[in-house]
Molecule: RNase P RNA; transfer RNA
Organism: Binatia bacterium (SeqCode)
RNA sequence: AAAGCGGAUCAAGCGAUCGCCGCCGCGCGAGCGGCGGAGGAAAGUCCGGACUCCACAGGACAGGGUGGCCGUUAACGACGGCUCCGAGUAAUCGGGGGAAAGUACCACAGAAAACAUACCGCCAACCGCUUCGGCGGCGGGUAAGGUUGAAAAGGCGAGGUAAGAGCUCACCGGUUCGCCAGUGAUGGCGAACGCUUGGCAAACCCCACCUGGUGCAAGGCCAAAUAGGAGGGUCGGGUGGUCCGCCCAUAGCCCUCGGGUAUGGUCGCUGGAACCCUUGAGCAAUCAAGGGACUAGAUGAAUGAUCGCUGUGGCCGCUAGUGCUGGCCAUUACAGAAUCCGGCUUAUCGAUCCGCUUUAGCC
RNA sequence: GGCGACGUGGUGAAGUGGUUCAACACGGAGGUCUGCAAAACCUCUAUUCACCGGUUCGAAUCCGGUCGUCGCCUCCA
Numbered sequence: 001a002a003a004g005c006g007g008a009u010c011a012a013g014c015g016a017u018c019g020c021c022g023c024c025g026c027g028c029g030a031g032c033g034g035c036g037g038a039g040g041a042a043a044g045u046c047c048g049g050a051c052u053c054c055a056c057a058g059g060a061c062a063g064g065g066u067g068g069c070c071g072u073u074a075a076c077g078a079c080g081g082c083u084c085c086g087a088g089u090a091a092u093c094g095g096g097g098g099a100a101a102g103u104a105c106c107a108c109a110g111a112a113a114a115c116a117u118a119c120c121g122c123c124a125a126c127c128g129c130u131u132c133g134g135c136g137g138c139g140g141g142u143a144a145g146g147u148u149g150a151a152a153a154g155g156c157g158a159g160g161u162a163a164g165a166g167c168u169c170a171c172c173g174g175u176u177c178g179c180c181a182g183u184g185a186u187g188g189c190g191a192a193c194g195c196u197u198g199g200c201a202a203a204c205c206c207c208a209c210c211u212g213g214u215g216c217a218a219g220g221c222c223a224a225a226u227a228g229g230a231g232g233g234u235c236g237g238g239u240g241g242u243c244c245g246c247c248c249a250u251a252g253c254c255c256u257c258g259g260g261u262a263u264g265g266u267c268g269c270u271g272g273a274a275c276c277c278u279u280g281a282g283c284a285a286u287c288a289a290g291g292g293a294c295u296a297g298a299u300g301a302a303u304g305a306u307c308g309c310u311g312u313g314g315c316c317g318c319u320a321g322u323g324c325u326g327g328c329c330a331u332u333a334c335a336g337a338a339u340c341c342g343g344c345u346u347a348u349c350g351a352u353c354c355g356c357u358u359u360a361g362c363c
Numbered sequence: 364g365g366c367g368a369c370g371u372g373g374u375g376a377a378g379u380g381g382u383u384c385a386a387c388a389c390g391g392a393g394g395u396c397u398g399c400a401a402a403a404c405c406u407c408u409a410u411u412c413a414c415c416g417g418u419u420c421g422a423a424u425c426c427g428g429u430c431g432u433c434g435c436c437u438c439c440a
Base pairs, nucleotide, nucleotide: 001359002358003357004356005355006354007353008352009351010350012310013309014308015307016306017305018304020037021036022035023034024033025032026031039334043345044344046343047342048341049340050339051215053213054212058244059243060242061241063211064210065209066208067207068082069081070080071079072078083096084095085094086093087092097206098205102204103203105199106198119146120145121142122141123140126137127136128135129134154172155171157169158168159167173195174193175192176191177190178189179188180187181186219267220266221265222264229257230256231255232254233253236248237247238246239245259439260438275292276291277290278289279288280287281286311331312330313329314328315327316326317324318323364436365435366434367433368432369431370430373389374388375387381420390408391407392406393405394404395403413429414428415427416426417425
C1' cells in the first nucleotide's frame, strides 16, 4: 500500500427571533417571567424481569420453552470463557442433548432404502456339445466390479482365494474398558474387540432443566347520571386449558340485551437491578467500594421553524508540498417517547478511532 | 398502547413434506358453433405460494426474521 476480519464512538455546538408541552412563581384575569423538554434504535413486540389483580402462586395432568460444559445475572432463548465439529492461507466466522429405548417416513430411480438383497457380472465342480479356443444347461458360491440415488451396510492398500469376503494383516475410522489431566464438556496415553446395525427428533418421542394466568385499556379512588329493567344459565361464583385445593358469597352470582354518563378527573407516572469516572477482584462477562452528574411525562397526544457564527464534509482557486484569516454549496440518514427496565432483531446519511490477519514492496 | 389471527392466479378457495402442469369454481383472452349474439365445447391464463434466511436429499407446508392485512380490549350500575 492493497485485500480482509473484529470492536467502539458521534448522530454537530453556541446565540437570536417566532411557536408548542409540562412544572414553579406573580397576577382578579387576559397574560408575564424563570426552568426543563426524544433515541441509538424511542421501532418490531421476539425473549426475560419489575409492578398489578386473581391464594401468599400451591399439587397433579395436559401444553409450551430451552438444549456441549462451566460461569455471569433480578431473570433470560442474553452475555463471557472453554470445548468439539465445519468453513477460511489466516485474523475470524457458523453450528451443538439422545437415532445402540420405541414408532413413523425416506418420493422417483434402483437388484436392494434398513429383519438387507441379487439385475448385469465373477467363480470352480457336475452334465451335454465341441472346430479343443470354448459354448450351453443345472443347482450352488460370492458381493470385489458395474448400474440407480441425496444416501448402498466401515475406507484404502497388501496378503489370501476357484472367485471373493475383516477371511487375515498394516494404517485411518469405530466401539468398549482402564489410567492420567481437567470443576466439567472434553482431551491424552494404553489395552481389548474384526467391528452388520444409514438419514431424519426446525417428525412423534426419550432425557435433563425451566414454566400458573393477566398486561398500565393492569389496577385503586373520586365525580356525574338512570329503569337497579328484560331474557338466559348455574344452584354457586372467581382463579382466562382440565381436575383438586384455596378464596369469596350464603341469596346471590355469571352471560347477553337494554339503560346511564362522559368520550370525565385523579393516582399508578417516572430517580432507576439506570448513567459516567476512579480504584480493587476476575482471562472475561460481571461484581464491590468511593466520587460525580441527571428530573420529558403528554393523553385527538408537545419536543418545531428561520437566520447568524463556529465546526465538519464536498467542489473550485492558490501552493513543489504538509497546507490556506480564500470562494461556492451542503449540514442531509433511519426514525420519533406513551408503565418502567435488561437483552435480541431489524432500519440507518456522513464520518472518526482502536485491535488484528494475509500478500507485495522499501528501509 | 396491549393481545391475537391470517397472507396461495384478477376474485373466492383446496392442498399441511415427494415424483407431473399447485387442484376446483367464477372471471379474462383466443378459437369452434351462429346471419349476429347467448349458451355449450376446446385452448391459454401463479418464472417468485407476501418477502428474506435456515432445517431437509427435497419446503406453499417445518423453524427464525421482516413486511402487510384483519379482529378483540375504555368508564358506571